[in-house]
RNA sequence: GAAGCCCGCCAGACUGCCGCUGGUGCAUCACCCGAAAGGGCGCACUGGAGGAACGUCCGGACUGCACAGGGCAGCGUAGCAGCUAACAGCUGUCCACUGAAAGCCUGUGGCGCAAGCCCUGGGUAUAAGGUGAGGAUCAGAGCAACAGAGACGAGCCGAUUAAGUUCGGGUGAAACGGGCAAUCUCUACGCGCAGCAAUACCAAGUAGGCACACGUUGACGGGGCCCCCGGAGUGUGCGGGUAGGUAGCACCGAGCCGUUGGGUGACCAGCGGCCCAGAGUAAUGGCAGUCACUUCUGCCGGUCCGCAAGGGCCGGUGGUUGCACAGAAUCCGGCUUAUCGGUGGGCUUCACAC
RNA sequence: GCCGGCUUAGCUCAGCUGGUAGAGCACCCGCCUUGUAAGCGGAAGGUCGUCGGUUCGACUCCGACAGCCGGCACCA
Numbered sequence: 001g002a003a004g005c006c007c008g009c010c011a012g013a014c015u016g017c018c019g020c021u022g023g024u025g026c027a028u029c030a031c032c033c034g035a036a037a038g039g040g041c042g043c044a045c046u047g048g049a050g051g052a053a054c055g056u057c058c059g060g061a062c063u064g065c066a067c068a069g070g071g072c073a074g075c076g077u078a079g080c081a082g083c084u085a086a087c088a089g090c091u092g093u094c095c096a097c098u099g100a101a102a103g104c105c106u107g108u109g110g111c112g113c114a115a116g117c118c119c120u121g122g123g124u125a126u127a128a129g130g131u132g133a134g135g136a137u138c139a140g141a142g143c144a145a146c147a148g149a150g151a152c153g154a155g156c157c158g159a160u161u162a163a164g165u166u167c168g169g170g171u172g173a174a175a176c177g178g179g180c181a182a183u184c185u186c187u188a189c190g191c192g193c194a195g196c197a198a199u200a201c202c203a204a205g206u207a208g209g210c211a212c213a214c215g216u217u218g219a220c221g222g223g224g225c226c227c228c229c230g231g232a233g234u235g236u237g238c239g240g241g242u243a244g245g246u247a248g249c250a251c252c253g254a255g256c257c258g259u260u261g262g263g264u265g266a267c268c269a270g271c272g273g274c275c276c277a278g279a280g281u282a283a284u285g286g287c288a289g290u291c292a293c294u295u296c297u298g299c300c301g302g303u304c305c306g307c308a309a310g311g312g313c314c315g316g317u318g319g320u321u322g323c324a325c326a327g328a329a330u331c332c333g334g335c336u337u338a339u340c341g342g343u344g345g346g347c348u349u350c351a352c353a354c
Numbered sequence: 355g356c357c358g359g360c361u362u363a364g365c366u367c368a369g370c371u372g373g374u375a376g377a378g379c380a381c382c383c384g385c386c387u388u389g390u391a392a393g394c395g396g397a398a399g400g401u402c403g404u405c406g407g408u409u410c411g412a413c414u415c416c417g418a419c420a421g422c423c424g425g426c427a428c429c430a
Base pairs, nucleotide, nucleotide: 001350002349003348004347005346006345007344008343009342010341012291013290014289015288016287017286018285020048021047022046023045024044025043026042031040032039033038050325055335057334058333059332060331061330062195063194064193065192069227070226071225072224074191075190076189077188078187079093080092081091082090083089094134095132096131097130098129103124104123105122106121107120109118110117111116135186136185140184141183142180143179152177156169157168158167159166199247200246201245202244209238210237211236212235213234214233220230221229222228240429241428242427255274256273257272258271259270260269261268262267293322296319297318298317299316300315301314302313303312304311305310355426356425357424358423359422360421361420364379365378366377367376373410382396383395384394385393403419404418405417406416407415
C1' cells in the first nucleotide's frame, strides 16, 4: 500500500424566554375539584427517553393461588469446563463445516529471441474471522417419494474360486455400512400454575334478586390427571350496581461511576463517591441566537489540466437544508429485529522498503 | 399493558406422526333450452403470508419477521 474481518463509542453543543410532567424542603389558615375516599393550588431547589425504551422470544424479581408437598403426563435444555439470582444468555476450550478478486498448481489465448508478463477459466490448502438445536441410532420403534433388479430384512444377478472365496452390479441423497433423533424414543438436568387488567386497602352503590344444575356417598379449590390437603357452598344463564381513589410504583437497587486486587476470560471481591425519568390516555416540547457538522448553491481568491471554451482541487464568504431507526408504562438480566451517518482501536493474508 | 390464536385457488375451508396440495361456491368453454336459470361434461387458476434453518426432500418440523383476530376490571 491492497484486500478481508472483528470490537467499541457518539446519536449535535451552549445560552435566553415560554411551557409540560415528577421529586424534596418550607408552608399546609384559607381556597379549588369531588357525593365521599382522595387529589390540587403557593415559594425555593432539583430530575425528566433509548441503544435498541422496539418485538414480547427466553430467564428472574415481585404478588396471589393453602404452608406450594409426592407421582404421572407435558414442556424445555444438551460436546467439555466455567460465569450468573436465573437463562435457550455469556466466557474459555475441543471437534466438524465454512472462509480471499491475495498465495500455490494448472488449461486456453496474446506479447516476447528468452527469462517472463498480461487476459480469461479450472483446481487446491488455508489466515483473521464466521456458523453449529455438536448427548445417544450396538435399548427399541418408525421413515426413505421418483428412479432403480433391489431401499433397510437380507438377499438377488453376473463372473470367479477348492470354498459365500473374491470381484463387479451405475439408478439414487443414500446400495449393505449406514442416514434421519429441529420423527417417536432413551439418558442426564431443569420447570407447580397464573400473571401488575397480578394483588391489597378505601369510598360509593343495589332488586344482596330469579331460574336451572351439582354438592358432606365431598360439589368446588389447589389453573392437565392421580395421591394428598382444604372444604360448604359452587357453576351457568337472565337481571341489578360501580367503572372513582390509594398502595403495588420508581432513593438503596442482581443500581451507576471511579479505583485497587484476583481470574486467560465471562465475572468476582475491597474501597471511595453518587441517587439517576415515571404517567395512568399517558409529561420529556416550542421559539430565538451562536458554534460545529451535513445537503444543494451563488460570489471572491489561489493552484493544476487545457491552444481555447471549460473543468478539477483548496481556502474564505453569503444563502439554503436538519430527514436514521425509533419513543419508557411493575422492575431487572439477556436475545432478536430496525438503524442516516460520524469516530476510535485491533487482527489476518499478500506485496514492497529497511 | 399482559395472554392466546390464525394466515393454503377470487371467496369459504380441508390437508399433514415429512414424499411434491384438494373440496364447495365463483370464473371460462361446451351440451341442453326459443332464451335465461338450474342440470350435465370439461378446462384454467396456488412462490401454501415473507425470509432463513434441519432434512436427500418442508404446506407439514424449528426460528425470525409481517399482517389479522380474540380474551383479561370490580361488587353482591